[in-house]
Molecule: transfer RNA
Organism: Methylobacterium terricola
RNA sequence: GCUGGCGUAGCUCAGGGGUAGAGCAGUUGCCUUGUAAGCAUCAGGUCGGGGGUUCAAAUCCGCCCCGCCAGCA
Numbered sequence: 001g002c003u004g005g006c007g008u009a010g011c012u013c014a015g016g017g018g019u020a021g022a023g024c025a026g027u028u029g030c031c032u033u034g035u036a037a038g039c040a041u042c043a044g045g046u047c048g049g050g051g052g053u054u055c056a057a058a059u060c061c062g063c064c065c066c067g068c069c070a071g072c073a
C1' cells in the first nucleotide's frame, strides 16, 4: 500500500429502521456476630467523529476521517 472484520455503560457483548438492553463490576438497603454468598433497589451510554438517505438512523451508504485486529504484498 491492498483486502476483510470490528468500534454500543468501567469490562464482556446483544440489539440490523420506530428513539438502547443483559451479564459482571459499582451505589443503597435486607439477611449475617462479622465477611463472603444470596435477595431487592438505584445509577451509569452525544452508540468512535463527520456527511448523506429517511417522517424517523446505533441500525442503511462501492461515502470521508480516526483507532484496533487479521490476511496479502
Stems, first nucleotide, its partner, number of pairs: 001072007010024004018055001026042001028040003048065003051061002